[in-house]
RNA sequence: GCAGCGGGCCGGAUGACCGCUGCCGGGGAGAACCCCGCCCUCCGGGCGGGAAGCGUCCCCGGGAGAGGAAAGUCCGAACUCCACAGGGCAGUGCGCCGGGUAAUUCCCGGGCGGGGCGACCCGACGGAAAGUGGAACAGAGAGCAGACCGCCCGCCGACGCGCGCGGCGCCGCGAGGGGCCGCGCCGAAGGUGGGUAAGGGUGAAACGGUGGGGUAAGAGCCCACCGCGCGGCUGGCAACAGUCGCGGCACGCCAAACCCCGCACGGAGCAAGACCAAAUAGGGAAGCGCUCGAGGGUGGCCCGCCCGACGCUUCCGGGUAGGUUGCUGGAUCCCGUCAGUGAUGCCGGGACUAGAGGAAUGGUCAUCACCCGUCGGCAACGGCGGGACAGAAUUCGGCUUACAGGCCCGCUGCGACG
Numbered sequence: 001g002c003a004g005c006g007g008g009c010c011g012g013a014u015g016a017c018c019g020c021u022g023c024c025g026g027g028g029a030g031a032a033c034c035c036c037g038c039c040c041u042c043c044g045g046g047c048g049g050g051a052a053g054c055g056u057c058c059c060c061g062g063g064a065g066a067g068g069a070a071a072g073u074c075c076g077a078a079c080u081c082c083a084c085a086g087g088g089c090a091g092u093g094c095g096c097c098g099g100g101u102a103a104u105u106c107c108c109g110g111g112c113g114g115g116g117c118g119a120c121c122c123g124a125c126g127g128a129a130a131g132u133g134g135a136a137c138a139g140a141g142a143g144c145a146g147a148c149c150g151c152c153c154g155c156c157g158a159c160g161c162g163c164g165c166g167g168c169g170c171c172g173c174g175a176g177g178g179g180c181c182g183c184g185c186c187g188a189a190g191g192u193g194g195g196u197a198a199g200g201g202u203g204a205a206a207c208g209g210u211g212g213g214g215u216a217a218g219a220g221c222c223c224a225c226c227g228c229g230c231g232g233c234u235g236g237c238a239a240c241a242g243u244c245g246c247g248g249c250a251c252g253c254c255a256a257a258c259c260c261c262g263c264a265c266g267g268a269g270c271a272a273g274a275c276c277a278a279a280u281a282g283g284g285a286a287g288c289g290c291u292c293g294a295g296g297g298u299g300g301c302c303c304g305c306c307c308g309a310c311g312c313u314u315c316c317g318g319g320u321a322g323g324u325u326g327c328u329g330g331a332u333c334c335c336g337u338c339a340g341u342g343a344u345g346c347c348g349g350g351a352c353u354a355g356a357g358g359a360a361u362g363g364u365c366a367u368c369a370c371c372c373g374u375c376g377g378c379a380a381c382g383g384c385g386g387g388a389c390a391g392a393a394u395u396c397g398g399c400u401u402a403c404a405g406g407c408c409c410g411c412u413g414c415g416a417c418g
Stems, first nucleotide, its partner, number of pairs: 001414010012368007020065002023062007034050007067389001071400002074398005079269004091265005096110005111125001112123004126260002131258002133254002148200002150196007160186001162185007170177002208226006227249001228247008273325004283316007295307004332351005338345002370387007
């Protein structure tokens, strides 16, 4: 210098003006109720003053006011209400070990497996030798597998211009040549019946891997090592690792498929919940009115008795609108010491940091900074346009997802130079 890996952080700045929502301070306004005094003739009314000011209204000043994810609402809790003798079924979630924490499926450290030359990264990481089920396409065959090519064996091909041995003649002076007969062996393409899972080919995956022996050719058929299972020993808190012995080749993959095993879980959520409480309608109680009495009960029927539809007044209770509360100071944040590999914890010091409710936290202008696009320019630079994801809603701890642009620290690989 180039290419990367891990961690931490920022998410425009300053000023002016105009707004919005809480809080604090000051000033002003006024209804009811209460008290005092005076006046009108008692009842009652009026005037003045004081006190109280209904969580009221107006004005002035001060100070505060979105995020790293406020998001998704996926986990874990606090808080609140309901339910609850005990046990089970169903359902949901989780699943290596140790630790951290209020708690967790989160975090830290470790183990194992996988990826990368490496820094480092990824893993729902119990069970497929209980059961059910699945595997597209290709391929002969996809799970009690399968002969497509190949390899091997038998038969056909096959009375053959083959090979070997033996016998009998013939030719030649000879070395030798050639013929016939008998016996034995061998034999292509192709066909057919078998064997074979070594090799080829298909596939994401082909019924343990590599090497040797063995075999007609092959094969855990046999052997060694690896893998697998069981047991012992050693190290480790443990997961697990190492090592020794035995076994036999059995047991392929998928459980974020059903399922099995183990563990955990009562439900709903601040629109939880609590308090105050208007109008209207309706409910209950008491009294009064009308004494008109529908209707009902008792009873065989009538009378009688009881209830009672109606109107007014007062009181009570529930609930709605509305208001108050829950409501923001808390497992809080920052800095430091100590303990710990670390997550984290103890202690000390400091800070106060939104509380809205059809839902405030904004807008305009100026200057500056950064980035992107575009135009001009050799360049320095200048002009114009644009600025990421997104917005609290009871509160915390996590996870996941989105994000213009930028800063810092540590580390790895390669190249060059010293």